Predicted 3D model of a 350-nucleotide part of an RNA (small-subunit ribosomal RNA, central domain) from an uncultured bacterium. The prediction has a mean pLDDT of 86.

Context: one part of a larger RNA
RNA sequence: CUGGGCGUAAAGGGCGUGUAGGCGGCUUAGCAAGUCAGUUGUGAAAUCCCAGGGCUUAACCCUGGGCUAGCAACUGAAACUGUUAUGCUUGAGUGCAUCAGAGGAGAGUGGAAUUCCUAGUGUAGCGGUGACAUGCGUAGAUAUUAGGAGGAACACCCGUGGCGAAGGCGGCUCUCUGGGGUGCAACUGACGCUGAGGCGCGAAAGCUGGGGGAGCGAACGGGAUUAGAUACCCCGGUAGUCCCAGCCGUAAACGAUGGUCACUAGGUGUAGGAGGUAUCGACCCCUUCUGUGCCGCAGCAAACGCAUUAAGUGACCCGCCUGGGGAGUACGGUCGCAAGACUGAAACUC
Numbered sequence: 001c002u003g004g005g006c007g008u009a010a011a012g013g014g015c016g017u018g019u020a021g022g023c024g025g026c027u028u029a030g031c032a033a034g035u036c037a038g039u040u041g042u043g044a045a046a047u048c049c050c051a052g053g054g055c056u057u058a059a060c061c062c063u064g065g066g067c068u069a070g071c072a073a074c075u076g077a078a079a080c081u082g083u084u085a086u087g088c089u090u091g092a093g094u095g096c097a098u099c100a101g102a103g104g105a106g107a108g109u110g111g112a113a114u115u116c117c118u119a120g121u122g123u124a125g126c127g128g129u130g131a132c133a134u135g136c137g138u139a140g141a142u143a144u145u146a147g148g149a150g151g152a153a154c155a156c157c158c159g160u161g162g163c164g165a166a167g168g169c170g171g172c173u174c175u176c177u178g179g180g181g182u183g184c185a186a187c188u189g190a191c192g193c194u195g196a197g198g199c200g201c202g203a204a205a206g207c208u209g210g211g212g213g214a215g216c217g218a219a220c221g222g223g224a225u226u227a228g229a230u231a232c233c234c235c236g237g238u239a240g241u242c243c244c245a246g247c248c249g250u251a252a253a254c255g256a257u258g259g260u261c262a263c264u265a266g267g268u269g270u271a272g273g274a275g276g277u278a279u280c281g282a283c284c285c286c287u288u289c290u291g292u293g294c295c296g297c298a299g300c301a302a303a304c305g306c307a308u309u310a311a312g313u314g315a316c317c318c319g320c321c322u323g324g325g326g327a328g329u330a331c332g333g334u335c336g337c338a339a340g341a342c343u344g345a346a347a348c349u350c
Stems, first nucleotide, its partner, number of pairs: 003322004007304002012318001014201004021194003025088002028085004033081002035077008049066002052063003091191001092188003095184005103177007110154001115149007125136002162169002206247006215241002220236004258317006266295011299306002323350003332343004
């Protein structure tokens, strides 16, 4: 460079935003850079290739011709690409109306439960297990009643329900705020898609400083079990889990399925809207849009399966793969306080 691929075999970037770049709707006119046609020049010799001639044939050799790609100049064409100008509305966006939602941030607040403290009642056990024991309890526990403190999480509602780009989001109220759906078709008039780098976000764990600490609980101690038991079970329990500020940047970050657009049988459920018929109104019924499930035809697929939410048929753009091990290692570089992250080989071996 080319080919074939990326749900499960190697392979979709964790997610977004967006720079360069690549790609780009309908109409008319101009230009002629790309493109196409023609002419001229060049394209050394030898070689290769083509046809002719000469060696008795042929190869080889000799001879005199031809050829192309490319490049340059000129002339011309104008469909396509490009470019300039004009217009359009279906792509995209805005507006108006309306709707649903655990979308985000901050502040406040509620009840249940656990634990602890104080006081009352009350007495010998409680707790725990397969069974024990460690543990707690006559300094009065467990149980129960009243009061108080504090932290964390929000039962039921809760639903292959909803929202978010992903990570993720669940008591209630208020403030600020992002996105989305539907209807109207008023406005802009291609303003679009993708996106190397860059920038931002990014579960849990971990790190730094400060707070907080009820429950749970790595490490650790003890009790059991066992041949042993650095475990599973039990009694304790520190970091942590929580908050603020700042790092880290990973994951089975999964739909193991990149984004956008168009097209391609149906059936059924569910969530949110709009419209229609009907109606006093609502329900029911029908149509349509958006999301989310299940089943299933064509097609695809190695099979499993996917199947209008495609893994079908096409277009554009990005990322990635190229036998197993060595190895996500070494070295170098960048980033990080560190842990480490990102980038990422080779020898050797099968």